[in-house]
């Protein structure tokens, strides 16, 4: 220098263009003599950044940033 892939909650990951979710973590409660386990609820998001397409974008297109892999 060229090619490919990834970026979503504190962490690990979902979500076929139509209300952004799960598990773990955290908080509260239930259960227990108590702790753990288990159960329930709550909490938590400018979907990496900037534009474009669309009635509507995490999703499609373009550029950029960071990370990983391959080729040279």
């Nucleotide at each position: 220098g060229g090619g490919c892939g990834a970026a979503u909650a504190g962490c690990u990951c979902a979500a076929u263009g139509g209300u952004a979710g799960a598990g773990c973590a955290g908080u509260c409660g239930g259960c227990u003599u108590a702790u753990a386990u288990c159960c329930g609820a709550c909490c938590g998001g400018u979907u990496g950044c900037a534009g474009g397409u669309u009635c509507g974008a995490a999703u499609c297109c373009u550029g950029c940033u960071u990370c990983g892999c391959c080729c040279a």
Transfer RNA from a Patescibacteria group bacterium, 72 nucleotides, folded computationally. Taxonomically the source falls in Bacteria candidate phyla (Bacteria). The sequence is in RNAcentral, with records from ENA.